The part of an RNA shown here (small-subunit ribosomal RNA, 3' major domain) has 477 nucleotides and comes from an uncultured organism. It matches the Rfam family "Bacterial small subunit ribosomal RNA". Its family is annotated with ribosome and structural constituent of ribosome in the Gene Ontology.

Context: one part of a larger RNA
RNA sequence: GGGCGGGGCCCAACCCAAGGGGCGGAGCAUGUGGUUUAAUUCGAAGCAAGGAGAAGAACCUUCCCAAGUCUUGACAUCAUAGAACCACUCAAGAGAUAGAGCUUUCCCUUGGGAGACAAAAGACCAGUGGGGCCAGGGUGUUGUUAGGUUGGGUUGGGGAAAGGUGGGGUAAAUUCCGCAACGAAGGCCACCCCUUUCUUAUAUUUCCCACCAUUCAGUUGGGCACUAUAGGGAGACUGCCGGUGACAAACCGGAGGAAGGUGGGGAUGACGUCAAAUCAUCAUGCCCCUUAUGACUUGGGCUACACACGUGUUACAAUGGAUGAUACAACGAGCAGAGAACUCGCGAGGGUAAGCGAAUUUCUUAAAACCAUUCUCAGUUGGGAUUGUAGUGUUGCAACUCACCUACAUGAAGCUCGGAAUCGUUAGUAAUCGGGGAUCAGCACGCCGCGGUGAAUACGUUCCCGGGUCUUGUACA
Numbered sequence: 001g002g003g004c005g006g007g008g009c010c011c012a013a014c015c016c017a018a019g020g021g022g023c024g025g026a027g028c029a030u031g032u033g034g035u036u037u038a039a040u041u042c043g044a045a046g047c048a049a050g051g052a053g054a055a056g057a058a059c060c061u062u063c064c065c066a067a068g069u070c071u072u073g074a075c076a077u078c079a080u081a082g083a084a085c086c087a088c089u090c091a092a093g094a095g096a097u098a099g100a101g102c103u104u105u106c107c108c109u110u111g112g113g114a115g116a117c118a119a120a121a122g123a124c125c126a127g128u129g130g131g132g133c134c135a136g137g138g139u140g141u142u143g144u145u146a147g148g149u150u151g152g153g154u155u156g157g158g159g160a161a162a163g164g165u166g167g168g169g170u171a172a173a174u175u176c177c178g179c180a181a182c183g184a185a186g187g188c189c190a191c192c193c194c195u196u197u198c199u200u201a202u203a204u205u206u207c208c209c210a211c212c213a214u215u216c217a218g219u220u221g222g223g224c225a226c227u228a229u230a231g232g233g234a235g236a237c238u239g240c241c242g243g244u245g246a247c248a249a250a251c252c253g254g255a256g257g258a259a260g261g262u263g264g265g266g267a268u269g270a271c272g273u274c275a276a277a278u279c280a281u282c283a284u285g286c287c288c289c290u291u292a293u294g295a296c297u298u299g300g301g302c303u304a305c306a307c308a309c310g311u312g313u314u315a316c317a318a319u320g321g322a323u324g325a326u327a328c329a330a331c332g333a334g335c336a337g338a339g340a341a342c343u344c345g346c347g348a349g350g351g352u353a354a355g356c357g358a359a360u361u362u363c364u365u366a367a368a369a370c371c372a373u374u375c376u377c378a379g380u381u382g383g384g385a386u387u388g389u390a391g392u393g394u395u396g397c398a399a400c401u402c403a404c405c406u407a408c409a410u411g412a413a414g415c416u417c418g419g420a421a422u423c424g425u426u427a428g429u430a431a432u433c434g435g436g437g438a439u440c441a442g443c444a445c446g447c448c449g450c451g452g453u454g455a456a457u458a459c460g461u462u463c464c465c466g467g468g469u470c471u472u473g474u475a476c477a
Base pairs, nucleotide, nucleotide: 002476003474004473005472007471008470010468011467016460019425021423022422026314027313028312029311030310031309032308033307034305035304042053064300065299066298067297068296069295070294073124077123078122082117088101089100090099092097105114106113107112127288129287130286136282137278139276140274142272149184150183151182154161155160166177167176168175192266193265194264195263197234198233199232200231202230203229204228208223209222212221213220237260240254241253242252243251244250316418320375321374322373323372324371332363333362334361337356342351343350344349387409388408389407390406391405393404394403431453432452433451434450436448437447
């Protein structure tokens, strides 16, 4: 100097407290453990593994298993000799494959060049084989916490110290004052993006409609005023006023303002820590396999089920259920696509088919809310698991293992809203309500972004958890 302390002082934080909503009890979905299995492929393991890799396992994917097959190979390059190969048809097989038939390059031409194919034998190819404790790369976490370093100078015999301590003050090593300190770069802040307000000799179609006509209808003409779109610009800086303060930094209150003290979000993650995770994204040294640990095919498995845990979802009802009527969004996506209108069907959907590569057209009727009627506290008109039947249901070569949807019937658990314990959350947030997208043939209770309705509480920092500065003890390395 460091680490540690059931030492001290100070500080911040949904850390506690104050609230409101959950999880833990039930059913289901999903992941994991365990067990089972021919195989249930692999990895991830407190926070920081467990709706995570996987933005989507029927075949494929696919790595696993069984059976059937191949051995210069499914893929690549080189060299050798050749002129055919692919495709198509028939028939064997579960298929991979094997058999028969058919078929048969280009440019330029003295000659040559290019492309492609199959064959034999080699160099080799291939490996989701091993170890993330060999290194790379990108990633998690501490933590968006304020901290980690350094130059010459100074102090000390030296290890080292100081600067980074002290007094204020900040979200902040942000800043002011003081000081053997003075500086510097990374981090903080700002610069960047979205959002909230205004503006425009900018643009005006597909958006919009004040004025003029017109129509059932911004429908058509017309018009870019408005809205909007998307470019530019303005705006917030403690700038102004009062108070407090040390005449400072700053804080408190106020004015003006759409917005007030980093306005609200995002992106941005210092030096390091955890021999953290990843050799299965990728790349790769070393080791291993080479008629197999490589490659192909069919079928199965990853979907098993006494059980245990994590994350979700639906409920247990009257602040509700059902029926009817009716109003208001935003983000997005679309041509091998999204599909209007019409029509058929109780419905899932089917038929036909317009316009749309989209501010034009389609997905697209938002739902909760509001209004009316009904149910009247029940295992019920609450709940919707399970099972049966049906479907010219949908997708797809194919739906048995193993998809989704619809109709009718069935109607489980759960009724003092869940023990110990435990989670997230401070405002357009929690809670609640629907809508879109990626993946995707099909499949979403998951994930990602979107808007509608819209709370309660915070006295405070004594305590719990983890963290930061200073200080102290130390028999620890």